[in-house]
RNA sequence: AGAGUUUGAUCCUGGCUGAGAACGAACGCUGGCGGCAGGCUUAACACAUGCAAGUCGAACGAUGCCUUCGGGCAUAGUGGCAGACGGGUGAGUAACGCGUGGGAACAUACCUUUUGGUGGGGGAUAACUCCGGGAAACUGGAGCUAAUACCGCAUAAGCCCUUCGGGGGAAAGAUUUAUCGCCGAAAGAUUGGCCCGCGUUGGAUUAGCUAGUUGGUGUAGUAAUGGUGCACCAAGGCUUCGAUCCAUAGCUGGUCUGAGAGGAUGAUCAGCCACACUGGGACUGAGACACGGCCCAGACUCCUACGGGAGGCAGCAGUGGGGAAUAUUGGACAAUGGGCGCAAGCCUGAUCCAGCCAUGCCGCGUGAGUGAAGAAGGCCCUAGGGUUGUAAAGCUCUUUCAAUGGUGAUGAUAAUGACAGUAGCCAUAGAAGAAGCUCCGGCUAACUUCGUGCCAGCAGCCGCGGUAAUACGAAGGGUGCAAGCGUUAAUCGGAAUUACUGGGCGUAAAGCGCGCGUAGGCGGUAUUGUAAGUGGGAUGUGAAAGCCCCGGGCUCAACCUGGGAACUGCAUUCCAAACUGCAAAACUAGAGUAUGGUAGAGGAUAGUGGAAUUUCAGGUGUAGCGGUGAAAUUCGUAGAUAUUAGGAAGAACACCAGUGGCGAAGGCGGCUCACUGGCUCGGUACUGACGCUGAGGUGCGAAAGCGUGGGGAGCAAACAGGAUUAGAUACCCUGGUAGUCCACGCCGUAAACGAUGAGUGCUAGCCGUCGGGUAGCUUGCUAUUCGGUGGCGCAGCUAACGCAUUAAGCACUCCGCAUGGGGAGUACGGCCGCAAGGUUAAAACUCAAAGGAAUUAACAGGGGCCCGCACAAGCGGUGGAGCAUGUGGUUUAAUUCGACGCAACGCGAAGAACCUUACCAGCCCUUGACAUGGGUAUCGCGGAUUUAGGAGACUAGAUCCUUCAGUUCGGCUGGAUACCACACAGGUGCUGCAUGGCUGUCGUCAGCUCGUCGUGAGAUGUUGGGUUAAGUCCCGCAACGAGCGCAACCCUCACCCCUAGUUGCCAGCAGGUUAAGCUGGGCACUCUAUGGGAACUGCCGGUGACAAGCCGGAGGAAGGUGGGGAUGACGUCAAGUCCUCAUGGCCCUUACGGGCUGGGCUACACACGUGCUACAAUGGCGGAUACAGUGGGUUGCUACCUCGCGAGAGGAUGCUAAUCCCUAAAAUCCGUCUCAGUUCGGAUUGUUCUCUGCAACUCGAGAGCAUGAAGUCGGAAUCGCUAGUAAUCGUGGAUCAGCAUGCCACGGUGAAUACGUUCCCGGGCCUUGUACACACCGCCCGUCACACCAUGGGAGUUGGUUUUACCCGAAGACGGUGAGCGAACCUUCGGGACGCAGCCGGCCACGGUAAGGUCAGCGACUGGGGUGAAGUCGUAACAAGGUAGCCGUA
Repeated sequence: AGAGUUUGAUCCUGGCUGAGAACGAACGCUGGCGGCAGGCUUAACACAUGCAAGUCGAACGAUGCCUUCGGGCAUAGUGGCAGACGGGUGAGUAACGCGUGGGAACAUACCUUUUGGUGGGGGAUAACUCCGGGAAACUGGAGCUAAUACCGCAUAAGCCCUUCGGGGGAAAGAUUUAUCGCCGAAAGAUUGGCCCGCGUUGGAUUAGCUAGUUGGUGUAGUAAUGGUGCACCAAGGCUUCGAUCCAUAGCUGGUCUGAGAGGAUGAUCAGCCACACUGGGACUGAGACACGGCCCAGACUCCUACGGGAGGCAGCAGUGGGGAAUAUUGGACAAUGGGCGCAAGCCUGAUCCAGCCAUGCCGCGUGAGUGAAGAAGGCCCUAGGGUUGUAAAGCUCUUUCAAUGGUGAUGAUAAUGACAGUAGCCAUAGAAGAAGCUCCGGCUAACUUCGUGCCAGCAGCCGCGGUAAUACGAAGGGUGCAAGCGUUAAUCGGAAUUACUGGGCGUAAAGCGCGCGUAGGCGGUAUUGUAAGUGGGAUGUGAAAGCCCCGGGCUCAACCUGGGAACUGCAUUCCAAACUGCAAAACUAGAGUAUGGUAGAGGAUAGUGGAAUUUCAGGUGUAGCGGUGAAAUUCGUAGAUAUUAGGAAGAACACCAGUGGCGAAGGCGGCUCACUGGCUCGGUACUGACGCUGAGGUGCGAAAGCGUGGGGAGCAAACAGGAUUAGAUACCCUGGUAGUCCACGCCGUAAACGAUGAGUGCUAGCCGUCGGGUAGCUUGCUAUUCGGUGGCGCAGCUAACGCAUUAAGCACUCCGCAUGGGGAGUACGGCCGCAAGGUUAAAACUCAAAGGAAUUAACAGGGGCCCGCACAAGCGGUGGAGCAUGUGGUUUAAUUCGACGCAACGCGAAGAACCUUACCAGCCCUUGACAUGGGUAUCGCGGAUUUAGGAGACUAGAUCCUUCAGUUCGGCUGGAUACCACACAGGUGCUGCAUGGCUGUCGUCAGCUCGUCGUGAGAUGUUGGGUUAAGUCCCGCAACGAGCGCAACCCUCACCCCUAGUUGCCAGCAGGUUAAGCUGGGCACUCUAUGGGAACUGCCGGUGACAAGCCGGAGGAAGGUGGGGAUGACGUCAAGUCCUCAUGGCCCUUACGGGCUGGGCUACACACGUGCUACAAUGGCGGAUACAGUGGGUUGCUACCUCGCGAGAGGAUGCUAAUCCCUAAAAUCCGUCUCAGUUCGGAUUGUUCUCUGCAACUCGAGAGCAUGAAGUCGGAAUCGCUAGUAAUCGUGGAUCAGCAUGCCACGGUGAAUACGUUCCCGGGCCUUGUACACACCGCCCGUCACACCAUGGGAGUUGGUUUUACCCGAAGACGGUGAGCGAACCUUCGGGACGCAGCCGGCCACGGUAAGGUCAGCGACUGGGGUGAAGUCGUAACAAGGUAGCCGUA
């Protein structure tokens, strides 16, 4: 300090998620030792048992025991002090509760100091005794008794009250001396009570709250101030600087985190507060409204003899319960401290220790050195090796810790040690007793194999897993940490992601629709004063602990400890006066007023004008009009439309008209009069900061809409009809009502937009335009200035686009707003509205994105340019028939497999009767049909004939032929065969989505790239102007060059030449048959086959830009690429092929391998593709007859002869081929037929044959005779072809025993048409749009159906909380009464004072009734929302998304 994640990629915005630290933790795995700390975060739930507050006999009487009789000990009770501390908990509390700093009207036991006292009396009472009641708890009556218990009297320095005369009020004793006590007062110390300033959570969907409320007077009350209480009087008090209400919460020092500012938190330790089963109450006391006291009420638990009682662990242990989860019913008062006591001492679950727990922090150990045969084993492997790994073993050492034995502290000061025989020290033995956990795809350090196969599983985010998973599980190896390691929860950080430090708002979330203006905030120039802010100094305080620094002590550290610093704060005080504030008095640059002009659709009222539409009533006039893509509905012979003159009505104002004007915005447009707001310019005068912004508030505010009343021509939601359509509740058409218009009143929203709040100052320019002024003159120009309104553009800014003196630049002031997407601008609540609805405005849940700008590609029912048999123009077909062939489907034991738009379908297959053959049935073989290696045996082997069984493979024989090579002569070597055992063979089994190779396709389309540039996606070049078949070439240019493609180089055809002439040829010569280049001869020609030439826009004219090129022409066999072929850039389609071959992985191994027989691949309701033959006269049939070119041939082609109607057969010849053969070419010509299902057509079928072959049944081809089907030119649709092409005619070849209508090739005859590029298809370049990038076969919206989830409404119902009114009214204090009762004092003895019980009253807890408020749970039903596998219906949006989209409204 950063990282991952939106995209094809990029930059940005923005959320989500890691890495860090930390924890009172829990869980999983594991676990050696010690030190220090910590340990119910949940049920303030309920508690068994024990303990946690007593002590004093030196206050008192009494009792018991002991006694050395001196006394001692013990204690229930009276009395004193303590029990208000210590300990626990955090329920309540948003408060003077806490923190901090101040204040005045107080109290303070014990303690300290000072001072003054301590005299003299009295009456009771518990204990105790007796008698009772009761189960118990406890209690009644009578009697006796003491005190430091209680009560008078006296005294009063000081104290209190006072009407200033006076009045009131105290004490306690114990003791042998000493001494300790007691009372009054003053002061101190300590502690506490009270008051105040400031600070102290969230919510405004809580905006008003308050009657003791605020104040006064009086009185009561208190330790004390005070409405604290009461009476009366007044009507105040608090609040947008957030009252009241609701929710949550003990507060703080501190703790965690963070660079800090902050954020979160308030366990342990310390300070304060509150509470003690729940609620109320007082008593006692210095102090309590009292945790281990009392009374009452309530709930709960326990005891009970049923009458009545007892209890309160949020003390320490402990139990149950709750929970993910938190310890021993331990020891001791030795230390520290507390209570009581003169003291000894007693008490002390405070405390000090121990126990349990890896809960945390810190420290230590689990050994060290050496050791390569790099052992064994494991794992991987390319089979060589690598790794585990110096790791182990082995050898040499050490003994920390633990263990054992011994010794043995500090803590204590004279004594006293729970801890504890502890810490420490010494000795002994022996490597001996001591290592795990997580992770290894990226973030993030660390990789392989096997298993699994979208399964099982993982996952913090992105995401892994569908047969080669570094991501699941295991193993080996490695990384990290280590007595721990991981996970989970919650916190801070990273997050500048709430931004004070430190961010934003044109398009990403975000500027209110616009004014006016209140509070508030901010504010010009110069002066004086002041001192609130501000700066500085000082003082007090800011507890201790903690953090930090410097030291010290435990061996170190954690830990403990001394000192310092710090505690950024608050208060008081002094100084300063620049700045801000305040006060005073000035100024004119801001602002404004007066004055003189100008411009304007600024507003509102009244009037008025013409054109047009519609309509009314006429004239003329006749059959249509109207409307559309095309139509129809509608109108019209009852006279429309059209035309003409006239009337009426309403609405809107053509031209002018302009990125022109005005207005704050919405908005404003014929003309005229009057009314009225604002801007602006000029010069002068005046006021003197009067300013800016603006939460609330208030006004204006398009359209639609609402109310009332008018008006209504045109237009036009709804509605009706006609079309379109699969549908069409739409788009189009014909009609048409609200509405649109006016008046008045509402509504208050818009994509109310410049998506840009208002104001001020500063920061280059250039060019327009509107309004005003100034100067100059040429009088319509130039220059300049102020104010508006536009375009371009520098600096600067911006993520980019862009903005740029009209800022989105540089600054200041004020306001508003946003903080991931969805849910949702929705629900609930409030306010407004007649309603529609508006405004304010969430949450649960869900996703890892949503988004902005720009880039490349793709796409577009976007645009421009261009090309192609792409269309058009033509010719011929397919689609209809029959047949052939392939495919689908179906069938089957099997109908083997593959290929599926173009780019599968006469395709793999250049040829399935067996074989092929991979399929099926059956029968056989198992080292195998084939390869290599080992052993044994043999010297072979092999071939032919034949017998038996069998369907055959095969099995069992027989006969005949043959008898390996080398040799060191050894079965030695090679080779062969058979047998045996094992490694292995074998697989047309799977995966073409693991692959190589090959191929198809876009496409023979003109494209695809590289270096230099840029942060980057990427751009430029490659775009532009021309041109080309072409990214072909030229020109221009921030480009300059280059590569793969194009073209050319290659082959062939067309012309010529040279060379060479056999098997080719024959002009001339000769021979020769006459049938023939047959022969001699020749190589001229044709031809053959080798090498050359020839064509390059080279020449001329025109055009173009003086270019490239194009057009025309000449010459030429050929002319602008001469025709054809080969040649296929980067890439696309996970295109095709594992069944050509090769190959990874997986699978089978007496079978998924191998052999054989038979069957199947040839099936057949059907559908499709490709072909052949036809439907006839451009023809059929018969006859005649000329001219080709490729090719092929010895297991072959076969002349020729004979036979057969023929397929063919029998002989026979030539040819290993320019020699012989296939080989006959066919279309052609002549005759006939005469438009018919025919003399067309030939399917089908019968029958007889031929050929091939081991074999034609399933299942070959052909021939003869007979038969003679459909079919009369083919619907929608669709294919090929631009010249020697289409069409038509035949010929040859591969495969092949046989089998072609298929395929490949060859020649013969030989056309038509192309205006042109609007349209269809495909393609190229440029450009625009995009929400697409799996790329339009894309993306994506809504209803419905199903499942799940959260949520709103909901008749109601349950509970909490709170308010108001009323009822009841315990205990209690207070007041009244007190006829009952009473020892102290007084008494005249009657009584009085005083007190108590009782009764009454108001107050009041609990409880009750009624009516509300509010929160929460449940709720039939219901609303929308979210999420889900490939459901249904449509096609709304993204391209002009096929009707541009969007916003508001109905």
Model confidence (mean pLDDT): 84 of 100.
A computed fold for a 1450-nucleotide RNA from an uncultured prokaryote, annotated as small-subunit ribosomal RNA.
Rfam family: Bacterial small subunit ribosomal RNA.
The sequence is in RNAcentral, with records from ENA.